[in-house]
RNA sequence: ACAUCCCGCACGGGAGAGUCCCUCUGCCACCGCAGGGGGCGCCGAAGGGGCAAUUCCUCCCCGGAACCUCUCAGGCCACCGGACCGCGUGGGCCAG
Numbered sequence: 001a002c003a004u005c006c007c008g009c010a011c012g013g014g015a016g017a018g019u020c021c022c023u024c025u026g027c028c029a030c031c032g033c034a035g036g037g038g039g040c041g042c043c044g045a046a047g048g049g050g051c052a053a054u055u056c057c058u059c060c061c062c063g064g065a066a067c068c069u070c071u072c073a074g075g076c077c078a079c080c081g082g083a084c085c086g087c088g089u090g091g092g093c094c095a096g
Base pairs, nucleotide, nucleotide: 005092006091007090008089009088011086012085013084018040020039021038022037023036024035025034026033027032041076042075043074047072048070049069050068054064055063
């Protein structure tokens, strides 16, 4: 000084599934709206769990490992969130 890789931050993109039923409270002239509780249905791309394609190694074991799966959590108008991708930036280790 530095490719790849890892972590953080900023910006942009970012799906799915009932704004269903009952009840209570508040607002309201009414229609309705918001929130709490209960019921049933549903989604999966925060997180978490599981199997394991697979990865490392001569092989085995150990370790890592999914947008596959479970739906605990989370979510089912909008907002927020959102794996992941793009781009920029700060930091870290190391091959060379």
The RNA shown here (Glycine riboswitch aptamer) has 96 nucleotides and comes from Nocardioides marinus. RNAcentral holds the sequence, with entries from Rfam. The prediction has a mean pLDDT of 76. Rfam family: Glycine riboswitch aptamer. Its family is annotated with glycine biosynthetic process in the Gene Ontology.